Background:
The part of an RNA shown here (small-subunit ribosomal RNA, 5' domain) has 528 nucleotides and comes from a Gammaproteobacteria bacterium. The coordinates come from a structure-prediction model, not an experiment, and the mean pLDDT is 86. The sequence was found in a public genome assembly. Rfam family: Bacterial small subunit ribosomal RNA. Taxonomically the source falls in Gammaproteobacteria (Bacteria, Pseudomonadati, Pseudomonadota).
[in-house]
Context: one part of a larger RNA
RNA sequence: GAUUGAACGCUGGCGGUAUGCUUAACACAUGCAAGUCGAACGGUAACAGCAGAAGCUUGCUUCUGGCUGACGAGUGGCGGACGGGUGAGUAACGCGUGGGAAUCUGCCUUAUAGUGGGGGAUAGCCCGGAGAAAUCCGGAUUAAUACCGCAUACGCCCUACGGGGGAAAGCUGGGGAUCUUUUGACCUGGCGCUAUUAGAUGAGCCCGCGUUAGAUUAGCUAGUUGGUGGGGUAAUGGCCUACCAAGGCAACGAUCUAUAGCUGGUCUGAGAGGACGAUCAGCCACACUGGGACUGAGACACGGCCCAGACUCCUACGGGAGGCAGCAGUGGGGAAUAUUGCACAAUGGGCGCAAGCCUGAUGCAGCAAUACCGCGUGUGUGAAGAAGGCCUGCGGGUUGUAAAGCACUUUCAAUAGUGAAGAAAAGUUGUGGGUUAAUACCCCAUGACCUUGACGUUAACUAUACAAGAAGCACCGGCUAACUCCGUGCCAGCAGCCGCGGUAAUACGGAGGGUGCAAGCGUUAAUC
Numbered sequence: 001g002a003u004u005g006a007a008c009g010c011u012g013g014c015g016g017u018a019u020g021c022u023u024a025a026c027a028c029a030u031g032c033a034a035g036u037c038g039a040a041c042g043g044u045a046a047c048a049g050c051a052g053a054a055g056c057u058u059g060c061u062u063c064u065g066g067c068u069g070a071c072g073a074g075u076g077g078c079g080g081a082c083g084g085g086u087g088a089g090u091a092a093c094g095c096g097u098g099g100g101a102a103u104c105u106g107c108c109u110u111a112u113a114g115u116g117g118g119g120g121a122u123a124g125c126c127c128g129g130a131g132a133a134a135u136c137c138g139g140a141u142u143a144a145u146a147c148c149g150c151a152u153a154c155g156c157c158c159u160a161c162g163g164g165g166g167a168a169a170g171c172u173g174g175g176g177a178u179c180u181u182u183u184g185a186c187c188u189g190g191c192g193c194u195a196u197u198a199g200a201u202g203a204g205c206c207c208g209c210g211u212u213a214g215a216u217u218a219g220c221u222a223g224u225u226g227g228u229g230g231g232g233u234a235a236u237g238g239c240c241u242a243c244c245a246a247g248g249c250a251a252c253g254a255u256c257u258a259u260a261g262c263u264g265g266u267c268u269g270a271g272a273g274g275a276c277g278a279u280c281a282g283c284c285a286c287a288c289u290g291g292g293a294c295u296g297a298g299a300c301a302c303g304g305c306c307c308a309g310a311c312u313c314c315u316a317c318g319g320g321a322g323g324c325a326g327c328a329g330u331g332g333g334g335a336a337u338a339u340u341g342c343a344c345a346a347u348g349g350g351c352g353c354a355a356g357c358c359u360g361a362u363g364c365a366g367c368a369a370u371a372c373c374g375c376g377u378g379u380g381u382g383a384a385g386a387a388g389g390c391c392u393g394c395g396g397g398u399u400g401u402a403a404a405g406c407a408c409u410u411u412c413a414a415u416a417g418u419g420a421a422g423a424a425a426a427g428u429u430g431u432g433g434g435u436u437a438a439u440a441c442c443c444c445a446u447g448a449c450c451u452u453g454a455c456g457u458u459a460a461c462u463a464u465a466c467a468a469g470a471a472g473c474a475c476c477g478g479c480u481a482a483c484u485c486c487g488u489g490c491c492a493g494c495a496g497c498c499g500c501g502g503u504a505a506u507a508c509g510g511a512g513g514g515u516g517c518a519a520g521c522g523u524u525a526a527u528c
Stems, first nucleotide, its partner, number of pairs: 001528004006524005013375006019368002021333001026331003030328003035078003040075002043071002047069003050065007085286003094211007103203002108199002111196005116150001118148002126139005156165003170191006178185002212258003219249003224246008261283004265276004288309005311322004339365001341364003347361001348359004378408004388399004412469001414464005422455001427449008472517005477498003483512005493500002
């Protein structure tokens, strides 16, 4: 000099853009943060409509009916493995980079073939029971895209090449003939389902090289190193197991100890390098502590399950409930770090045919000069060089065109008004095309209409009025830009280094003046 996720002191007008628990991976009250689908299913607790019945006060009340819109609880599907947080652990194939072969991959895309015919249960509802509760048990009955056989098998899997094995599920829109119980058969479109294929995406595994310090850590290792057989996995492998051999690593630093998430990058520096790894992005690890598996395409799963432990809470003492390193917020720790806000309007995600629902992701707003950038606090004129202050050699000098006065302007802030863009879709309705037996339905393109904004009293613009509302901080001995007076008298004090102070201190304290930076200035800490 530059820099910071900074803090402290004094001061503080506005806007934009960023950033904001670096400490206790300490403990957490409360609310919210993952649901959705009735176009899979049986149904109907609530709301609304419709129909019927009853009562009467004659336009209300009650009851009944899943009939319709819808829908609590339940079965089922998909999603809760993403998104969000934190950096405890980890010196490791964890990360970075470059390769590899023995693998899997839901949703999506491509292609081929199929989607036939049956069965037995079970939740819910109902009845009964146990318990303080959490919850649980028994009986009867019922549905499915839940579950299980059978049939079929282009391709698929196993094979000793003789053969053997294995699948599925339906739902919904529309419809001219024919049949028909007016719902279906049938035709057709869409969404699904099954098997295989190729891809894309994602993930698992292996290897070369690189990746902090200590030798006041010198030896370490028994599934240890290799082989064979077997098991296990999606897959290779001591990954596991039995047997056999005695290997393997290490001064090019094994082992041990300490420290640490890694990287793109950030800061500094002319560079080489050094230091760091907040925000943003990629990877990894973790989710009260330790262990375990289940489900699933994917987890050994933050807001799932089981066991053990510590802690907190409820209890009828028999037994139960919980996990903010999600967003806010509280206590504690600390020099120190924000609101128990608004909205799904946009972007993105989950579910759904869709409408839509959910989304503390996200978009916004609030707080903080925490940082960077921009703007303002007036402009011109004005010598009687006013008054006052300070200094003085008492003549004057200086503050100083500074003020006052006169003329002008109105950025920003204030008040009032006008007012973009962030909105494209979806929906309704025409036209054209595709599909089809079809001018239905559905899909695509295009035109018209209709709306959808949290921010928001938005940005921006216009008008009104008044110089009106807006300057401080540090320093002035040398380094280092800037000097005099008074007070003090080795005292009180200053100080980054040299050093000042013992009676004229430009170095302490105050004043006047000056210098530097400026909504900041200085100090402290840290890095180069």